[in-house]
C1' cells in the first nucleotide's frame, strides 16, 4: 500500500441511526450552585455543558439516507 467490516453523539461510559419530522438530542457517572447538616460525608432540588468526526448531496424536513474524506480497532490480501 490494497480489499472488506465496526466504531467516532456533552468532561467520561452509553442510547437513539434499520421505520427522517412537528418547541425542545436522552440516560448514568462526573463538574456547578442551593436546602438540610456545626464541618466532611451523605440526602434532596436545579443548572450550565452536545447542533451528533468532518465536508458535500437529496428531501418542504437529516444524529437518522446517499457520496466522499479523516482518525482508531478487527480479518484478508500482496
Nucleotide at each position: 500500500u490494497c480489499g472488506g467490516g465496526g466504531c467516532g453523539u456533552g468532561g467520561c461510559g452509553c442510547a437513539g441511526c434499520c421505520u427522517g419530522g412537528u418547541u425542545u438530542a436522552g440516560c448514568g457517572c462526573g463538574u456547578u450552585u442551593g436546602a438540610c447538616u456545626g464541618g466532611g460525608g451523605g440526602u434532596c432540588a436545579a443548572a450550565a455543558g452536545g447542533u451528533c468526526g468532518c465536508a458535500g448531496g437529496u428531501u418542504c424536513g437529516a444524529a437518522u439516507c446517499c457520496u466522499g474524506u479523516c482518525g482508531c480497532c478487527c480479518c484478508g490480501a500482496u
Molecule: transfer RNA
Organism: Planctomycetales bacterium